[in-house]
Molecule: SAM riboswitch aptamer (S box leader)
Organism: soil metagenome
RNA sequence: CAUCUAGAGGGGUGGAGGGACUGGCCCAUUGAAGCCCCGGCAACCAUCUCGGACCGCAAGGACCGAGACAGGUGCCAACUCCAGCAGGUCGCAAGCCAAAGGCCUGGAAGAUG
Repeated sequence: CAUCUAGAGGGGUGGAGGGACUGGCCCAUUGAAGCCCCGGCAACCAUCUCGGACCGCAAGGACCGAGACAGGUGCCAACUCCAGCAGGUCGCAAGCCAAAGGCCUGGAAGAUG
């Protein structure tokens, strides 16, 4: 800096935890984490092709866009499981005011590249 409401799990081993943190809510002895094997998803990077505009005398360079591939990562319960901080809005009216809670936007934190 970009992305995070899509997508994709079986077996073996292991034996009580896991979902980052806190709260909630879930998953787990019908077997958690970890490790191994096999499979899958996706397309960030690499590679290749095409196009555009730019620099360069040229060879060429790097940029943007589209496509192909699947080598390097990543991922395969729940929206990043939900919330956390701030604002808006509904709740909320017929003079004024208001809670729990719901919804929306942004941020923080986190994850991956």